[in-house]
RNA sequence: GCCUGUGUAGCUCAGUGGCAGAGCACGACUUUCGUAAAGUUGGGGUCGCAGGUUCAAAUCCUGCCACAGGCU
Numbered sequence: 001g002c003c004u005g006u007g008u009a010g011c012u013c014a015g016u017g018g019c020a021g022a023g024c025a026c027g028a029c030u031u032u033c034g035u036a037a038a039g040u041u042g043g044g045g046u047c048g049c050a051g052g053u054u055c056a057a058a059u060c061c062u063g064c065c066a067c068a069g070g071c072u
Base pairs, nucleotide, nucleotide: 001071002070003069004068005067006066007065010024011023012022013021018055026042027041028040029039030038048064049063050062051061052060
């Protein structure tokens, strides 16, 4: 230098054009003499960045950045 993959909540990940989600973690509550466990409920997101296509983009296209792997 070239090719491929990944980037979404604090962490691990789902979501293949039409309301951004799950588990764990965190806050509150129930339960208990108390703690743990269990249950209920709540908060938390510029979907890596910029641009394009579209009525509509996390999703499709282009460039860039970071990480991982490969080729020379």